[in-house]
Context: one part of a larger RNA
Molecule: small-subunit ribosomal RNA, 5' domain
Organism: metagenome
RNA sequence: GGAUGAACGCUGGCGGCGUGCUUAACACAUGCAAGUCGAACGGAGGACCCUUGACGGAGUUUUCGGACAACAGAUAGGAAUCCUUAGUGGCGGACGGGUGAGUAACGCGUGAGGAACCUGCCUUGGAGAGGGGAAUAACACAGUGAAAAUUGUGCUAAUACCGCAUGAUGCAGUUGAGUCGCAUGGCUCUGACUGCCAAAGAUUUAUCGCUCUGAGAUGGCCUCGCGUCUGAUUAGGUAGUUGGUGGGGUAACGGCCCACCAAGCCGACGAUCAGUAGCCGGACUGAGAGGUUGACCGGCCACAUUGGGACUGAGACACGGCCCAGACUCCUACGGGAGGCAGCAGUGGGGAAUAUUGGGCAAUGGGCGCAAGCCUGACCCAGCAACGCCGCGUGAAGGAAGAAGGCUUUCGGGUUGUAAACUUCUUUUGUCAGGGACGAAACAAAUGACGGUACCUGACGAAUAAGCCACGGCUAACUACGUGCCAGCAGCCGCGGUAAUACGUAGGUGGCAAGCGUUAUCC
Numbered sequence: 001g002g003a004u005g006a007a008c009g010c011u012g013g014c015g016g017c018g019u020g021c022u023u024a025a026c027a028c029a030u031g032c033a034a035g036u037c038g039a040a041c042g043g044a045g046g047a048c049c050c051u052u053g054a055c056g057g058a059g060u061u062u063u064c065g066g067a068c069a070a071c072a073g074a075u076a077g078g079a080a081u082c083c084u085u086a087g088u089g090g091c092g093g094a095c096g097g098g099u100g101a102g103u104a105a106c107g108c109g110u111g112a113g114g115a116a117c118c119u120g121c122c123u124u125g126g127a128g129a130g131g132g133g134a135a136u137a138a139c140a141c142a143g144u145g146a147a148a149a150u151u152g153u154g155c156u157a158a159u160a161c162c163g164c165a166u167g168a169u170g171c172a173g174u175u176g177a178g179u180c181g182c183a184u185g186g187c188u189c190u191g192a193c194u195g196c197c198a199a200a201g202a203u204u205u206a207u208c209g210c211u212c213u214g215a216g217a218u219g220g221c222c223u224c225g226c227g228u229c230u231g232a233u234u235a236g237g238u239a240g241u242u243g244g245u246g247g248g249g250u251a252a253c254g255g256c257c258c259a260c261c262a263a264g265c266c267g268a269c270g271a272u273c274a275g276u277a278g279c280c281g282g283a284c285u286g287a288g289a290g291g292u293u294g295a296c297c298g299g300c301c302a303c304a305u306u307g308g309g310a311c312u313g314a315g316a317c318a319c320g321g322c323c324c325a326g327a328c329u330c331c332u333a334c335g336g337g338a339g340g341c342a343g344c345a346g347u348g349g350g351g352a353a354u355a356u357u358g359g360g361c362a363a364u365g366g367g368c369g370c371a372a373g374c375c376u377g378a379c380c381c382a383g384c385a386a387c388g389c390c391g392c393g394u395g396a397a398g399g400a401a402g403a404a405g406g407c408u409u410u411c412g413g414g415u416u417g418u419a420a421a422c423u424u425c426u427u428u429u430g431u432c433a434g435g436g437a438c439g440a441a442a443c444a445a446a447u448g449a450c451g452g453u454a455c456c457u458g459a460c461g462a463a464u465a466a467g468c469c470a471c472g473g474c475u476a477a478c479u480a481c482g483u484g485c486c487a488g489c490a491g492c493c494g495c496g497g498u499a500a501u502a503c504g505u506a507g508g509u510g511g512c513a514a515g516c517g518u519u520a521u522c523c
Base pairs, nucleotide, nucleotide: 001523002522003521004520006519007518008517009516010515013392014391015390016389017388018387019385020384021350026348027347028346030345031344032343035091036090037089040088041087043085044084045083046082047081049078050077051076056071059068060067061066098303099302100301107228108227109226110225111224112223113222114221117220118219122216123215124214125213126212127211128210130164132162133161139154140153141152142151143150144149170196171195172194173193174192175191176189177188178187179186180185201208202207229275230274231273236266237265238264241263242262243261244260245259246258247257248256278300279299280298281297282293283292284291285290305326306325307324308323309322328339329338330337331336356382358381359380360379364378365376366375367374368373395425396424397423398422405416406415407414408413430460431459432458433457434456435455439450467512468511469510470509471508472493473492474491478507479506480505481504482503488495489494
């Protein structure tokens, strides 16, 4: 000198774009953050329509007992359509969002390999959807419980579940030919034979789905070469340990797991142990080499109160799923239950220190749905903070009686200083008024949170707007007074003991400027 997710002191006008718990992976009140589909299904409720017509009843009539009655409409039954949705069922809750505790590791980066693998939705080929069955939630009844919840009996539907048929190019086994490879071996002839396995319908008749299978795309999984902090005041470490055979398990290879057998394997080219740490693209600095760093944004990994476990599923060993154990908090009728902000806001606490319990799905993107649409604290916006970068302003020109005042003086003056006053002008900014967007595209129409914002026009009036640090040398900028080795200053050298350009104040000057200085850290 540059830099920062900064903080502190003094000061503070505006706008644009960014950024904002670095500490306690501390504990969390409250609200929201993942739903959707009635075009899979049976119910339930409502609306509308038809019939029924209780209670009431304007009014008419009356022999005063009553009779008739427009209107209104309880209840019950029926048929079609529309709406809502607790439950069964499907898809999605494995994405998106957060955090960096753990991890020195194939975790990450880079380059290869998988002839050892999987892949819902999507694209594109081929083939097919025949005929049956048994349940169960909802619901009804009965019961237990304070609650959370749960039990029994009975009924019912499906794109829920289960047999049967059909079936190859699929899978498994046997086998023939060709061809290729670094080995195990691969590919082709949709070679041959045997065995095994499918399906579901909905509808507004346009379509959307279903089953099997080939290929692709996307996403994932595994293996390897190289690279990846410090300590030897850590020198030996290791028994599923290293390898083999045979099995189990997995989508798949493998001590991944198991039985048996052998005694190996790693290590001064630093094993093991200990400490520290998420890694990278990048960022900062530097002429570069390098050094430091990993906030924001993007990729990968790991985690979700602590530890363990599996289930479902194409995909999880699953942040807002389940089970068990621990700690903590809450409810309780003491028998038993409920919870998990390292999602967005917000609270307490810790701290030098870090924001609103805001608006909207208008845009982009995601989930579901044929769609209309619904959901979306992702996202888009607004609010707060000079936290950073950038831009603008706080007026411009003229103006010497060099005014007054201040400071200083050798008392002549000098300086503040064209500075002010004063004259003329301008209106960026500001206030008010008028107009007023782009972002909106998806066939036509409609659709904007931001926002009456940006921007444009007009009016008004210099009006609304300057500080901070320094002035001995390094280092740009000096005098007076006070103090008297005191009070104090200080980055280093050093100032202060009676004329201090170094302390304090004032005037002046220098530097930067909505900032300035200090502290911390890196180069």